[in-house]
Context: one part of a larger RNA
RNA sequence: GGAUGAACGCUAGCGGCAGGCCUAAUACAUGCAAGUCGAGGGGCAGCACAGGUAGCAAUACCGGGUGGCGACCGGCAAACGGGUGCGGAACACGUACGCAACCUUCCUUCAAGCGGGGAAUAGCCCAGAGAAAUUUGGAUUAAUACCCCAUAAGAAUGUGGACUGGCAUCAGUGAGCAUUUAAAGAUUUAUCACUUGAAGAUGGGCGUGCGUCUGAUUAGGUAGUUGGUGAGGUAACGGCUCACCAAGCCGACGAUCAGUAACUGGCGUGAGAGCGCGACCAGUCACACGGGCACUGAGACACGGGCCCGACUCCUACGGGAGGCAGCAGUAAGGAAUAUUGGUCAAUGGACGGAAGUCUGAACCAGCCAUGCCGCGUGGAGGAUGAAGGCCCUCUGGGUUGUAAACUUCUUUUAUUUGGGACGAAACACUUUCUUUCUAGAGAGCUUGACGGUACCAGAUGAAUAAGCACCGGCUAACUCCGUGCCAGCAGCCGCGGUAAUACGGAGGGUGCAAGCGUUAUCC
Numbered sequence: 001g002g003a004u005g006a007a008c009g010c011u012a013g014c015g016g017c018a019g020g021c022c023u024a025a026u027a028c029a030u031g032c033a034a035g036u037c038g039a040g041g042g043g044c045a046g047c048a049c050a051g052g053u054a055g056c057a058a059u060a061c062c063g064g065g066u067g068g069c070g071a072c073c074g075g076c077a078a079a080c081g082g083g084u085g086c087g088g089a090a091c092a093c094g095u096a097c098g099c100a101a102c103c104u105u106c107c108u109u110c111a112a113g114c115g116g117g118g119a120a121u122a123g124c125c126c127a128g129a130g131a132a133a134u135u136u137g138g139a140u141u142a143a144u145a146c147c148c149c150a151u152a153a154g155a156a157u158g159u160g161g162a163c164u165g166g167c168a169u170c171a172g173u174g175a176g177c178a179u180u181u182a183a184a185g186a187u188u189u190a191u192c193a194c195u196u197g198a199a200g201a202u203g204g205g206c207g208u209g210c211g212u213c214u215g216a217u218u219a220g221g222u223a224g225u226u227g228g229u230g231a232g233g234u235a236a237c238g239g240c241u242c243a244c245c246a247a248g249c250c251g252a253c254g255a256u257c258a259g260u261a262a263c264u265g266g267c268g269u270g271a272g273a274g275c276g277c278g279a280c281c282a283g284u285c286a287c288a289c290g291g292g293c294a295c296u297g298a299g300a301c302a303c304g305g306g307c308c309c310g311a312c313u314c315c316u317a318c319g320g321g322a323g324g325c326a327g328c329a330g331u332a333a334g335g336a337a338u339a340u341u342g343g344u345c346a347a348u349g350g351a352c353g354g355a356a357g358u359c360u361g362a363a364c365c366a367g368c369c370a371u372g373c374c375g376c377g378u379g380g381a382g383g384a385u386g387a388a389g390g391c392c393c394u395c396u397g398g399g400u401u402g403u404a405a406a407c408u409u410c411u412u413u414u415a416u417u418u419g420g421g422a423c424g425a426a427a428c429a430c431u432u433u434c435u436u437u438c439u440a441g442a443g444a445g446c447u448u449g450a451c452g453g454u455a456c457c458a459g460a461u462g463a464a465u466a467a468g469c470a471c472c473g474g475c476u477a478a479c480u481c482c483g484u485g486c487c488a489g490c491a492g493c494c495g496c497g498g499u500a501a502u503a504c505g506g507a508g509g510g511u512g513c514a515a516g517c518g519u520u521a522u523c524c
Base pairs, nucleotide, nucleotide: 001524002523003522004521006520007519008518009517010516013376014375015374016373017372018371019369020368021334026332027331028330030329031328032327035076036075037074040073041072043069044068047067048066049065051062052061053060054059083287084286085285093211094210095209096208097207098206099205102204103203107200108199109198110197111196112195113194115149116148117147118146125138126137127136128135129134155180156179157178158177159176162173163172164171165170185192186191213259214258215257220250221249222248225247226246227245228244229243230242231241232240262284263283264282265281266277267276268275269274289310290309291308292307293306312323313322314321315320340366342365343364344363348362349360350359351358352357379410380409381408382407389401390400391399392398393397416460417459418458419457420456424451430445431444432443433442434441435440468513469512470511471510472509473494474493475492479508480507481506482505483504489496490495
């Protein structure tokens, strides 16, 4: 000198764009953050509409009739998105390869199919238990829930023989035989679903080379340890697990142990080499009160799912129960220190749905904070009796503050006020026209804005609304007076102060930067 997720002191006009618990992965009140589908189903708690009965009417009652729909069965989603950086020195990450050892819902393409039957169970109803959480028994009922039969191969398993190729185990191709295995309907008839198989795409899983902090005041470490045979297990290879057999395997090219640490793209600095860092944004990993476990599922050993143990908190009728903000806000605590219990689904994206649409603290916006970067302003021109006042001096005078002020004139960024007023919106859906093999495509119309009456534009008034902070001995730009008298104090280093202090405190003047300026901390 540069830099910062900064903090502190003094000060403070505005805008744009960013950023905002670095500490206690401490504990959490409250609200919200994952639902959706009635075009799968039985149904009808509540709402609305139409209807019926009684009544002059108000109104009361009835009945799933319609729109719809709480709870329930079922499907898909909930494994994404969002948070945090505890752990981990490791194939965790980065990079480059490999899988002849693997999986992949939804999506796309292709091939084939969608026949028949059955038994239940939620809900509803009845009867209970319990303070509650919840739960027991009986009766009855549906399905795209479950089961059975049929059909079935280019699927799976077994067997068998032929050809081609390779990388050792082998891989590929096309014959034969045997065994096993499927389905679901809805509807406005447009379509959307369902089953099996092949391929693609996407997402993952696994292996390997190289790279990846410090310590030798850590030198030996290791028994599922290293390898083999066999078996189990997995989507898959493998001591992954187990039985048996052998005695191996790693290590001064640093094993083991200890400490520290999420990694990377990148960021800071530097001419570079390098050094330091890993906030925000993006990719990967790990975690979800601490620990363990599996279930469901294409995918989890699952933040807002389950079970067990533990700590903690809460409710209780004392018998027993409930909970998990490292989601968004917010609270307490800790700390030098870090924001609103805001708005909207308008856009983008996601889940579900045929769609309308619903949900979305993702996201987009707004609020707070000079935390940073950038931009703008606090006026411009003229104006000497060089006014008054202040300060200084060699003091009837002069110098300086200083064109500074007053005064004249101009402008109106900004502020105030008045009026107009966006881009972001393209669509989907609906109506319609055309093209077309088509569920497809193109055109026209209509509809949709949280931000926001915001940005922006135009007009009006009037210099009107707006400057501080640090420093002035040398390094280092900037000097005098007064006070103090080794005191009070200053200080980054050298050092200054004991009666003429440009170094302390004040004043005048000056220098530097400027809505900031200094100090502290850290890195280069």
Description
The part of an RNA shown here (small-subunit ribosomal RNA, 5' domain) has 524 nucleotides and comes from Chitinophaga hostae. Rfam family: Bacterial small subunit ribosomal RNA. Gene Ontology terms of the family: ribosome and structural constituent of ribosome. NCBI's taxonomy places the organism under Bacteria, Pseudomonadati, Bacteroidota, Chitinophagaceae, Chitinophaga. The sequence was found in a public genome assembly.